The RNA shown here (Archaeal signal recognition particle RNA) has 311 nucleotides and comes from Geoglobus sp.
The coordinates come from a structure-prediction model, not an experiment, and the mean pLDDT is 77.
Rfam family: Archaeal signal recognition particle RNA. A reference for the family is Wild et al. (2002), "Towards the structure of the mammalian signal recognition particle", Curr Opin Struct Biol. The family is grouped with related families in Rfam's "SRP clan". The family's RNA type in Rfam is non-coding RNA gene.
Parts: sequence; C1' cells; structure tokens
RNA sequence: CGGUGGGCUAGGCUGGGGGGUUCGGCGUCCCCUGUAACCCGAAAUCGCCGAUACGCGGGAGCCGAAGCCGAGGGAAGACCUGGAAGGCAGGGAGUGAACCUCCGGCCUUCGUAGAAUCCCCGUCCUGGAGGGCUGACGGUUACGGUCGGGCUUCUCGGAGGAGAUGUCCACCGUAUUUGCCGGGGGCACUGGCUCAGGCCCGGAAGGGAGCAGGCUCACCCCGGACGCUCAGCGCUUCCAGGGGAGCGGGGAGGAUGGAGGCCGGAGGGGUAGCUCUCUGCUGGAAGGGUCGACCCGAGGCGUGCCCACCA
Repeated sequence: CGGUGGGCUAGGCUGGGGGGUUCGGCGUCCCCUGUAACCCGAAAUCGCCGAUACGCGGGAGCCGAAGCCGAGGGAAGACCUGGAAGGCAGGGAGUGAACCUCCGGCCUUCGUAGAAUCCCCGUCCUGGAGGGCUGACGGUUACGGUCGGGCUUCUCGGAGGAGAUGUCCACCGUAUUUGCCGGGGGCACUGGCUCAGGCCCGGAAGGGAGCAGGCUCACCCCGGACGCUCAGCGCUUCCAGGGGAGCGGGGAGGAUGGAGGCCGGAGGGGUAGCUCUCUGCUGGAAGGGUCGACCCGAGGCGUGCCCACCA
C1' cells in the first nucleotide's frame, strides 16, 4: 500500500416536474412523469419562509464510505404566443331548376246511342227531435193480515211458564213500480226457522234453553229481462242551417265541342339548388417561445476510523 470478512462514524436515499395561487419561494389543490421504496398532524379571510426562500411540526425504514453535485445532449408532458383548414348562422351579387297559367302548331281519341254549359238531389259539416246498438248504473212504494221473532212496560202462577201492550223485523196477500226472474255460494261463539243426541224445570203431564245437521234472510258471484237515468256511436228517420272541390244520381240543353300527348312561345315562380363575396360565432392546424418528469452524461467533490485474516 492492496484484498476479504466484521464493527463504527460522517453521510446518503425513501421522488421530481408543470399549472394555479403569491410581490416572490415552498406546501395544502389540479395535472404529467419516475421508483423496490415511507408514515402521522395542521394548513386558502391558509401554513412555513425571503433570491442563503427547493415547506412547518413529529416519527420510521434502508444503504453506508457509500455516494452527491453536475455543463451539455435526447425527451413524455405542460404553459404562452400564433392564428390556417373546416363547421354553423346571417347579408349581398350572379345564375337558376321543379312546378303553375295562357297562346299557337301537330298527332291520337271521345261525342246526335247526346259534347260544352246550366239546374236539382245525395255524399261532407253543425244544431235540434226520435229510433237502434254498445256500455255503465239501478233494485220501489203503500195498505192489510199472520203461526211468528227481538225489545219495552204491566198482570198472573209453586217451577217450567201464561196473558196483555207498544214498537221494530220477518213472512204472506193485494195494489203499484224499471225496481223483476233463474242458477250458485252463504254468517264464524254473536240473523231467523227447525232442532237428533245430550242439558234444565217438573211427582207427572208438559214446558224451556239450545250445539251439530237441514232450510232460509242479509250479503256475495253469474246469467237473463226491464229502464227512471248517464255516456258513447264505422247505424238510421225527420226538421233547420252551412258547405259546395271531387264523385254518384236525375233533369234541361242540342254541337267545330270535349279529353290526352309532344313541340314551340309568353308570363309567373325568382323559390330549392349552385358559384363568388362580406359579417358574426365556433374551431383550433403549421410556425415561434418558456419550462421540463425521465434517460445518457463531460467534469467536480468525497472515498474516513477500529478489529481479524491473507498477500
């Protein structure tokens, strides 16, 4: 003096940039870009700073004499400037279809088995009065009677109970109504009738309450009929009015008249479109400039201390 291994220290790394903000720098905000690679707290009437501004406060990890700085070059991206092409709207000028009307010529065709033209009616619309159809909706009122039932009150009886009274409900009948008919279901412990069994009163006769079941009212569903009513119609009659282009029916009329096509001319349309130009809005190209993540990188600074081993 060098190498290998271990320990240590100074140190390094854990991102950078553009925009915005600001007198200016950094941060919180937005964006770009890189790495194997940090965490927590506060911060736009803001936080820390002053060209020595490349954040403030608090923690953590890795590397470790490792590395750091860096002229210049390339370069993602951002910003400033610049305003081209294009697009939209409007104005002006020029050109200018389609289409419509009239006139002329030619051709075809229809017409005395009836052209032009004229008249009437219908078709259409509005209003009114009916009908029809469809749909919705609807289920009367009164009187009388009765074995009834619920409730009120009164009387009688030893119990069960008996009688009377008023009222409501139910049922039946009659009349009336559009307010009726048919079918199905049908009230649970809480509508009515009937009520096996069982229960209650009674000496008995008898009476009573009453579950299940059955019938039925309310109620629900389906169908039909009816219609006071309401609504709507690819329907229809009558009346009044309107409209009258076309079409249909009827009548009058009595013929160089009607219809169509092509060509030419005149007028209208100056519209759509096209061309040029101007204005406004939009649009952002080329070019120029500033910064620049990231990559390469001349060069510069640094390469220290201790221990062991090897040469």